[in-house]
This is a predicted structure of a 1555-nucleotide RNA (small-subunit ribosomal RNA) from an Actinomycetes bacterium. It matches the Rfam family "Bacterial small subunit ribosomal RNA". The coordinates come from a structure-prediction model, not an experiment, and the mean pLDDT is 83. NCBI's taxonomy places the organism under Bacteria, Bacillati, Actinomycetota, Actinomycetes.
RNA sequence: UUAACGGAGAGUUUGAUCCUGGCUCAGGACGAACGCUGGCGGCGUGCUUAACACAUGCAAGUCGAGCGAGGUGUACCAUGAACUAAAGGGAGCUUGCUCCUGAUAGGGAUUGGAUUCUACACCUAGCGGCGAACGGGUGCGUAACACGUGGAUAAUCUGCCCUAAAGUCUGGGAUAGCCUCGGGAAACCGGGAUUAAUACCGGAUAAGCUCACGAAUCUAUUGUUUUGUGAGAAAAGCUCUUAGCGCUUUAGGAUGAGUCCGCGGCCGAUUAGCUUGUUGGUAGGGUAACGGCCUACCAAGGCUACGAUCGGUAGCUGGCCUGAGAGGGUGGCCAGCCACACUGGGACUGAGACACGGCCCAGACUCCUACGGGAGGCAGCAGUGGGGAAUAUUGCGCAAUGGGCGAAAGCCUGACGCAGCAACGCCGCGUGGGGGAUGAAGGUUUUCGGAUUGUAAACCCCUGUCAGAAGGGAAGAAGCUCACAAGGUGACGGUACCUUCAGAGGAAGCCCCGGCUAACUACGUGCCAGCAGCCGCGGUAAUACGUAGGGGGCAAGCGUUGUCCGGAUUUAUUGGGCGUAAAGCGUCCGUAGGCGGCUUAUCAGGUGGAUUGUGAAAUCCCACGGCUCAACCGUGGGCGGCCAGUCCAAACCGGUAGGCUAGAGUCAAGUAGGGGGAGAUGGAACUCCAGGUGUAGCGGUGAAAUGCGCAGAUAUCUGGAGGAACACCGGUAGCGAAGGCGGUCUCCUGGGCUUGUACUGACGCUGAGGGACGAAAGCUAGGGGAGCAAACAGGAUUAGAUACCCUGGUAGUCCUAGCUGUAAACGAUGGAUACUAGGUGUUGGGGGUUAUCGACGCCCUCGGUGCCGCAGCUAACGCAUUAAGUAUCCCGCCUGGGGAGUACGGUCGCAAGACUAAAACUCAAAGGAAUUGACGGGGGCCCGCACAAGCGGUGGAGCAUGUGGCUCAAUUCGACGCAACGCGAAGAACCUUACCAGGGCUUGACAUAUAUGGAAAUCCCUUUCGAAAGUCAGGGGUGUCUUCGGACGUCAUAUACAGGUGGUGCACGGUUGUCGUCAGCUCGUGUCGUGAGAUGUUGGGUUAAGUCCCGCAACGAGCGCAACCCCUAUCUUAUGUUGCCAGCAGUUCGGCUGGGCACUCAUAAGAGACUGCCCCGGUCAACGGGGAGGAAGGCGGGGAUGACGUCAAAUCAUCAUGCCCCUUAUGUCCUGGGCUGCACACGUGCUACAAUGGCCGGUACAAUGGGCUGCGAUGGGGUGACCCUGAGCGAAUCCCUUAAAACCGGUCCCAGUUCGGAUUGGAGUCUGCAACUCGACUCCAUGAAGUUGGAAUCGCUAGUAAUCGCGGAUCAGCAACGCCGCGGUGAAUACGUUCCCGGGCCUUGUACACACCGCCCGUCACACCACGAAAGUUGGUAACACCCGAAGCCGGUGGCCUAACCUUUUGGAAGGAGCCGUCGAAGGUGGGACCAGCGAUUGGGGUGAAGUCGUAACAAGGUAGCCGUACCGGAAGGUGCGGCUGGAUCACCUCCUUU
Repeated sequence: UUAACGGAGAGUUUGAUCCUGGCUCAGGACGAACGCUGGCGGCGUGCUUAACACAUGCAAGUCGAGCGAGGUGUACCAUGAACUAAAGGGAGCUUGCUCCUGAUAGGGAUUGGAUUCUACACCUAGCGGCGAACGGGUGCGUAACACGUGGAUAAUCUGCCCUAAAGUCUGGGAUAGCCUCGGGAAACCGGGAUUAAUACCGGAUAAGCUCACGAAUCUAUUGUUUUGUGAGAAAAGCUCUUAGCGCUUUAGGAUGAGUCCGCGGCCGAUUAGCUUGUUGGUAGGGUAACGGCCUACCAAGGCUACGAUCGGUAGCUGGCCUGAGAGGGUGGCCAGCCACACUGGGACUGAGACACGGCCCAGACUCCUACGGGAGGCAGCAGUGGGGAAUAUUGCGCAAUGGGCGAAAGCCUGACGCAGCAACGCCGCGUGGGGGAUGAAGGUUUUCGGAUUGUAAACCCCUGUCAGAAGGGAAGAAGCUCACAAGGUGACGGUACCUUCAGAGGAAGCCCCGGCUAACUACGUGCCAGCAGCCGCGGUAAUACGUAGGGGGCAAGCGUUGUCCGGAUUUAUUGGGCGUAAAGCGUCCGUAGGCGGCUUAUCAGGUGGAUUGUGAAAUCCCACGGCUCAACCGUGGGCGGCCAGUCCAAACCGGUAGGCUAGAGUCAAGUAGGGGGAGAUGGAACUCCAGGUGUAGCGGUGAAAUGCGCAGAUAUCUGGAGGAACACCGGUAGCGAAGGCGGUCUCCUGGGCUUGUACUGACGCUGAGGGACGAAAGCUAGGGGAGCAAACAGGAUUAGAUACCCUGGUAGUCCUAGCUGUAAACGAUGGAUACUAGGUGUUGGGGGUUAUCGACGCCCUCGGUGCCGCAGCUAACGCAUUAAGUAUCCCGCCUGGGGAGUACGGUCGCAAGACUAAAACUCAAAGGAAUUGACGGGGGCCCGCACAAGCGGUGGAGCAUGUGGCUCAAUUCGACGCAACGCGAAGAACCUUACCAGGGCUUGACAUAUAUGGAAAUCCCUUUCGAAAGUCAGGGGUGUCUUCGGACGUCAUAUACAGGUGGUGCACGGUUGUCGUCAGCUCGUGUCGUGAGAUGUUGGGUUAAGUCCCGCAACGAGCGCAACCCCUAUCUUAUGUUGCCAGCAGUUCGGCUGGGCACUCAUAAGAGACUGCCCCGGUCAACGGGGAGGAAGGCGGGGAUGACGUCAAAUCAUCAUGCCCCUUAUGUCCUGGGCUGCACACGUGCUACAAUGGCCGGUACAAUGGGCUGCGAUGGGGUGACCCUGAGCGAAUCCCUUAAAACCGGUCCCAGUUCGGAUUGGAGUCUGCAACUCGACUCCAUGAAGUUGGAAUCGCUAGUAAUCGCGGAUCAGCAACGCCGCGGUGAAUACGUUCCCGGGCCUUGUACACACCGCCCGUCACACCACGAAAGUUGGUAACACCCGAAGCCGGUGGCCUAACCUUUUGGAAGGAGCCGUCGAAGGUGGGACCAGCGAUUGGGGUGAAGUCGUAACAAGGUAGCCGUACCGGAAGGUGCGGCUGGAUCACCUCCUUU
């Protein structure tokens, strides 16, 4: 000087909401691995697994200035090569050069000899010294003073180094080596002779050293200082000799090490007791040193719930990762400590080891072997095999740093420095920059216009990092030797770096694109293939799969997997909860512990302040600096402890001493009570027994039956016996800790409350373990047994009924003595204390007041028990002085659902079982409260031909028609509960026609366009084959318009295309059905609620109606209702032809004519009806009932009109249309067939079964409609269908057109008929190209079934049902008895809303939301998965008892052996081997413990596609459910006993609220 700098959420439970709660994601990190890809450099990192086994090489040596040897070489004598110079000679010729030879000189290689001595250099083994205990590796073991931190050592040691003091005198005997002999395959060993030292051993000297005994002093035990006496103990020399290095003793320092202590840091109690050297003492031994460290003796201790012991796991730390932090995870690299070195044991040497590259023993393994015996230890560096998802070179160098030895040079150093391999990580750089629109081509897509890739490319102009080439080229180097100088040292490395050169040239991938989460289209696929972190995608239009284009992200990387932290306040100290979500022990007492009233003094443990020490370095943070930056590195500072020492303070906590009375307790006087125990006693009821009366039933149920009864029941009366329970009072009243407690009386006994304030003086609260009590069921033993009643039996019910119901009935229920110890043991709410609005009941006490006493009333107060309610709290519901509010203290409990309160283990129990209590596996939810719906065999209110009351039908027959089924070459297709089935179809012989068979056509039967060509084409006539379509051939004739350019039309060919009643109505539009002409469905603003939502729209009335009125936190509004529209009922006005005719006239008697429009009618326009008027009811309202008037009265009757929506309702075959499919056919044309087929079943109809009728004759009265390819009069023919003729009429004029039932008269006489008309035969008519399949009608004949229809079921409330005929559409004709209309005749009944069906409103319950056609439980069967049990079997671990007992330390030791010293020449001292003993590893035996693997079989659990059986639960779930317990049952489950409300509904009671 810098500092301090920090906290984000999302997806997923629901129809939606809030909450609880789990799962998942986004972030960061890594010694990583895998997939795809890969240019360069720097700095780091690299067996996490088998502490598995290791070939080969190297990793610890050094000192000749400690010592003795051996060897070689040189120096000595001789020899004299290569090579250099060269006289001379020869040859060749280019006549002065080349080649050959070569005396001699230099040169010294090589070889031989000698090596007696000496010198020098080098090498080798040995003796000796130092080192080898460092450095390097690994993490097996270890839960421990191992580590960390802070202390202690007065309980200690310390080589080399430093400082200081003193000394280094004098002797001696050996031994390795070498030599020799011998053994052995080897490793190696033995005997003999000989030799040196800084090796070994005596003697002297010596202190302040050591020991023993003392003294004084300070002190803290064995300490410090000063001392006395006695005893004891040292040494080594070397040398390059001005000197230095050594050696010995003592003291101190430094460094290093040992030991001890406080505190700190893992899991399991399904490990609760452990311990005999154990705990302590005394004595001795041992150690450098304290100590049971060891031994003997004595005592009986020591540890543990603050977790001993045991089991599991683990090296610890600085740190590292993450996190806002607190924490959580981790301990690889670097650094400190520890432990280990094939496994186990042991000591030796040494300053230091119980020793990684030393020794001994045992074991396993490997190797050598001559079989006798030996050798070895990579968890050093490389490397190999193995294991594994996975981790590198048998490299270079000691140049630097560091280490060992040495005086030094130097040697050694797989420490280390470097290089190699690997994107394993971090950091940096590059793969080009600028311009460039015809927005190129290509790709993709498209609504065909375009869009996008995209300035991207091409092209133009530049640049030169990296890599490449060439040239230059480091720092790192200081030392060191010798010293005057000088010389010389680099593995990395020709590397970094610098300069130059050339050319955009060599250098981009990976993941993702449904939401979270940035980024979208096309094609392919079709619940397949596949994706997926969670939610979830994929079943023919997939932004979710695969591919492509495009886009997003990151980038030499990108993704995936694994692990950790975070998010997760999801273990909550910071920072959570427990009424209903997981969670208060069933209750009380009480131990340890935790917490604790007022006040005084004191101490200073906690606490606070100041200061000192320490908290290694590295890391981290800050500042500055060095590599071009960064990573990396350096320097300085900071940070960091529940640490330790000292001093100070004394409020608070705590300790000690004292005081107080408000907490707590005692006492006195009262008082209420189903509190507990024991004994006695009472009546009602019940059953049984006996007797009387009495007779045929009783009993029981939804209905019955089993059962009882003529052997006399039930009923009734009398008497007796027995057991159990105590009606009324009785009360959200009382008591008790809870469980629980109820007739009356007596005895014993616990607790509470009130008043008084006399006494004690904090004695208190809570309470882990522990103890006691503890409903019902159950168990043991003995009693008892009336009623009731699991099990059981029978009867019913039922598909079944192991149930519900009924008849019986045993345990049990009761008592005594014990056991069990659980319940929805609930207020689902632990205990204690204090505080925080009220109101109103009730229960027990006390007080006040009304002059006094008493009663009532009122007021106050203490204790209990209810309800309502404010603040506050709560997710909400709700709680609310009896808290779930505000706080404190203590205990218990929870942490997703299932598996599971289960398994195993343990404890308890006679058993049943209880308590304690997991995991694997599996799911993405499970759950709480509230909301909106829907639903209920929940409730309330209301409506509808819904029921009821009626009338007529259907279901039976025949026929018609539609459908299913069957059949077929085809019987085209669609419609399927209501809401398909006389439906699409208002009309299938051909056509229609979509189906089938056969025959044809291929730009096509039809549309548009272009090009070319033809001339004409169209048209007319004829012709071959043919079933036709079509096809072959021939003849005739020749376009229209024109501005003369052409245009239009047409044919052929070619190409685009046409065409499809092919698929998908679950891709769609449009249309339609249905709930339902039901009265509902919503919105804006406001208000309430965290929110979904609510309110409005609910309530009281009323209506056909959410119709209207009143009230109301709502006020308004919209779509629906109603009204407006049409028809009809009355009247008025206007107009009268084709309509009408009252009056007038004529008449052929027909409104026919004149005439008239009054009436009918028609066409228009109006009027009228509004609860307007009266009375009554009602809230003075809405409205309802009655009445008047009126053609019509309370919507007059009918129609049109169909809210928001539901049903993936119907329709791709009306039409339209996306996508898919066919293209000489799934298109198109034609002929024939089929849609009409027939064992059967169903729907809708017609006609009947007859006398209210049939038949015959006569007579009367409509309306709607239709008509020119038509209706067709009149007249004629035919029995008739019909035919001939053709007047009138495009129609208020003419025609269809005689309406029929009715009425009048006649006949039939109850019969399969004079009913009924099917069927069949014959003969015809009409339509049509054509009636065979397959038309209708007529006539004659024939004359089935059928005598009113089972279960069941349909329509209709008035001009309706019933009944009667008429018309029309379609249509050549018609299968029409259908459909749509028209008029004629014309009823019955409705008490009423209990029930069936449908609907509306309110409310309630819900585990439903695809919404009850919902949801859902358990057995069984099959498949898979994990787990438990199991006869046993296999393995491991740690102990225990005993046996054996290696090496080795220690101890003992007769005999034996022995250089130094002493004696004397014999011994001694001392030592050694050997032997013995204690201890002692491995091993053996044995019985147990614990853990793990496997295991025939077996048990439950989980998960699976549409398996089987039932229906337990959710609604009153159809027997309310659930809890505990017992029994039973294929299964859910049922039943008994006791309990709970987390039960619906109705009624009553009580309490409360409002008025």